[in-house]
Context: one part of a larger RNA
RNA sequence: UGUCGGAUCCCUGAGAGGCGCUGGCCCUAGUACGAGAGGACCGGGUCGGACGCACCCCUGGUGGACCGGUUGUCGCGCCAGCGGCAUAGCCGGGUAGCUAUGUGCGGAAGGGAUAACCGCUGAAGGCAUCUAAGCGGGAAGCCCCCCUCAAAACAAGGGAUCCCCCGAGAGCCGUGGAAGACCACCACGUCGAUAGGCCGGAUGUGGAAGCGUGGCAACACGUGAAGCUGACCGGUCCUAAUCGCUCGAAUGAGC
Numbered sequence: 001u002g003u004c005g006g007a008u009c010c011c012u013g014a015g016a017g018g019c020g021c022u023g024g025c026c027c028u029a030g031u032a033c034g035a036g037a038g039g040a041c042c043g044g045g046u047c048g049g050a051c052g053c054a055c056c057c058c059u060g061g062u063g064g065a066c067c068g069g070u071u072g073u074c075g076c077g078c079c080a081g082c083g084g085c086a087u088a089g090c091c092g093g094g095u096a097g098c099u100a101u102g103u104g105c106g107g108a109a110g111g112g113a114u115a116a117c118c119g120c121u122g123a124a125g126g127c128a129u130c131u132a133a134g135c136g137g138g139a140a141g142c143c144c145c146c147c148u149c150a151a152a153a154c155a156a157g158g159g160a161u162c163c164c165c166c167g168a169g170a171g172c173c174g175u176g177g178a179a180g181a182c183c184a185c186c187a188c189g190u191c192g193a194u195a196g197g198c199c200g201g202a203u204g205u206g207g208a209a210g211c212g213u214g215g216c217a218a219c220a221c222g223u224g225a226a227g228c229u230g231a232c233c234g235g236u237c238c239u240a241a242u243c244g245c246u247c248g249a250a251u252g253a254g255c
Stems, first nucleotide, its partner, number of pairs: 005163007015149004021049007033038001051106005059100004066093005071086006110144003117137004164252001169247004173189005194240003197236005204228002210223005
């Protein structure tokens, strides 16, 4: 831009893509078979491998605006307490998120048409013959079934509802997001919990500062599972989403 009035939402599915793997063990059964040794078909159950998809409860990783320990040095006048720099100075942990080595799930089952092949009936050819007419069975393969995309499928589909300038709806702008390179997508914009702040909680760290007590001191204990705590879970209009602007179908048989 088109889809023949303009929209919002929900569908259909032409067509396309994905998946498609496999081992061990047990039962049936030490049965059928076999002199024995050995040892099944069919059917059922169970545990795996690789691969794929999803996820983060568990086990771990990472986690440089979280917590703690600690060395050197500089600064805050000094002590204490803090801060800067030194690879994040080094070291020990670690939330969310992202993750695999972690967790869950998948291949199946089923239907249809077939291949080799196995058959039924059966002539040509009084017999025989699966084939010549006709009819069955039969693969991890083919077509469906399962998962995903999909009406730009130009034969451009369908349904519900709304709107007709007193205008359905959309965009701009703003606050943001498990969405994202930009764009797009999604949520929200005071008729408001969208983000920040604040409050409560969770989680992590691991016992703050100050003071007291003990010790010559390093330090220990108490106050006190303390203090602090990014992204997590909630709540709350304190702050910011103000006020607004733009596009938009003229009732659609016209060319």
Source information
Predicted 3D model of a 255-nucleotide part of an RNA (large-subunit ribosomal RNA, domain VI) from an uncultured Rhodospirillales bacterium. Rfam family: Bacterial large subunit ribosomal RNA. Gene Ontology terms of the family: structural constituent of ribosome and ribosome. The coordinates come from a structure-prediction model, not an experiment, and the mean pLDDT is 91. The sequence was found in a public genome assembly.